Transfer RNA from Symbiobacterium sp., 75 nucleotides, folded computationally. Its Rfam family is "tRNA". Rfam describes the family as follows. Transfer RNA (tRNA) molecules are approximately 80 nucleotides in length. It was read from a public genome assembly.

[in-house]
RNA sequence: GCCGAUGUAGCUCAGUGGUGGAGCGGCUGAUUCGUAAUCAGCAGGUCAUGGGUUCGAAUCCCAUCAUCGGCUCCA
Numbered sequence: 001g002c003c004g005a006u007g008u009a010g011c012u013c014a015g016u017g018g019u020g021g022a023g024c025g026g027c028u029g030a031u032u033c034g035u036a037a038u039c040a041g042c043a044g045g046u047c048a049u050g051g052g053u054u055c056g057a058a059u060c061c062c063a064u065c066a067u068c069g070g071c072u073c074c075a
Stems, first nucleotide, its partner, number of pairs: 001071007010024004018055001026042005048064005
């Protein structure tokens, strides 16, 4: 330099055009002598960034950035 994959909650990940979710974690409460476990509830999001298409975009298109992988580099 070229090609591909990935980027969504603190972590791990679903969600492929029509209300942004799950598990774990966090907080509060119940329970317990207490802790753990269990139960109930709550909070937590620039869907990497910018632009485009569309009535409507996490989702489709373009560019850029980051991470990972592959290829190339020579005489």